[in-house]
Predicted 3D model of a 109-nucleotide RNA (SAM riboswitch aptamer (S box leader)) from Nitritalea halalkaliphila LW7. The prediction has a mean pLDDT of 83. Its Rfam family is "SAM riboswitch aptamer (S box leader)". From the family's description: The SAM riboswitch is found upstream of a number of genes which code for proteins involved in methionine or cysteine biosynthesis in Gram-positive bacteria.
RNA sequence: GAUUUAUAUAGAAGAGGCGAGAGACAGGCUCUAUGACCCUCUGGCAACCUGGAAAAUCCAAGGUGCCAAUUCCUGCCAUCGGUUGAUACAGCCGAGGGAACUAUAAAUU
Numbered sequence: 001g002a003u004u005u006a007u008a009u010a011g012a013a014g015a016g017g018c019g020a021g022a023g024a025c026a027g028g029c030u031c032u033a034u035g036a037c038c039c040u041c042u043g044g045c046a047a048c049c050u051g052g053a054a055a056a057u058c059c060a061a062g063g064u065g066c067c068a069a070u071u072c073c074u075g076c077c078a079u080c081g082g083u084u085g086a087u088a089c090a091g092c093c094g095a096g097g098g099a100a101c102u103a104u105a106a107a108u109u
């Protein structure tokens, strides 16, 4: 890197460094010189693996992961509701469903 499976409304920040963009992509929206993002240290969380408790569930924190916002929201498909136009149909707004993408874990390669 690839494949498969599972999960994604819970949870968890301080210090130091740097100095301008960051939140994967596009649009929206948000964060950001009261210093974001990123890096380091320390601390924490507990999703998967692991260990323990008979078990639902809980505990631990060894491996990976994570610590703004539901994966921040939407994106593709069809459904339902509202609304505008003149039925079909189209536009806009909203709701829940499915998929894709993305991320992470575990396994295989």
Base pairs, nucleotide, nucleotide: 001109002108003107004106005105006104007103008102013042014041015040016039017038021031022030023029025075026074027073028072043067044066045065047064048063049062050060051059052058053057076098077097079095080094081093082092083091084090085089
Annotation
The organism belongs to Nitritalea halalkaliphila, within Bacteria. The same sequence occurs in records of 2 taxa.